[in-house]
This record gives sequence, C1' cells and structure tokens, in this order.
RNA sequence: GGGUCCAUGGCUCUGUGGUAGAGCAUUUGAUUGUAGAUCAAGAGGUCAUUGAUUUGAACUCGGUUGGGCCCU
Repeated sequence: GGGUCCAUGGCUCUGUGGUAGAGCAUUUGAUUGUAGAUCAAGAGGUCAUUGAUUUGAACUCGGUUGGGCCCU
C1' cells in the first nucleotide's frame, strides 16, 4: 500500500428500515442477627464519528477514526 471483518448501557451480547432490548454488574426496598441467595422496583446507551438516501436509519451507501485478521 491492497483486501476483509468489527465498533450498541460499566462488561458480554441481541436487535436484517417503523418506540433500543437481554444477561451479569450497580442502586433502593422486602426477607436475614449480619452477609449471601431469593423476590420487587429503579437508574444507566445522542447505537465510534461525519455526510448521503428514505415519510422514517443502530440497520442501506460514501468519507473519517480506532481495533482484529490476510496478502504484498
């Protein structure tokens, strides 16, 4: 330099054009002598970034940034 894949709550992931979800973690309450386990409720994400297409984009297309792999 060329090709290809990935980027979504603190972590690991789902979500193939129509309200962004789960598990774990975390907070509060119940239970318990305390803790754990269990049960209930809550908080937490401008979906890496910037443009485009569309009535509507996490999702389609182009650029940029970062990372993995292959070729040279």
RNAcentral holds the sequence, with entries from Rfam.
This is a predicted structure of a 72-nucleotide RNA (transfer RNA) from Carnegiea gigantea.
Its Rfam family is "tRNA". Rfam's curators write: Transfer RNA (tRNA) molecules are approximately 80 nucleotides in length. It is annotated as a transfer RNA.
The source organism's lineage runs through Eukaryota, Magnoliopsida, Mesangiospermae, Caryophyllales and Carnegiea.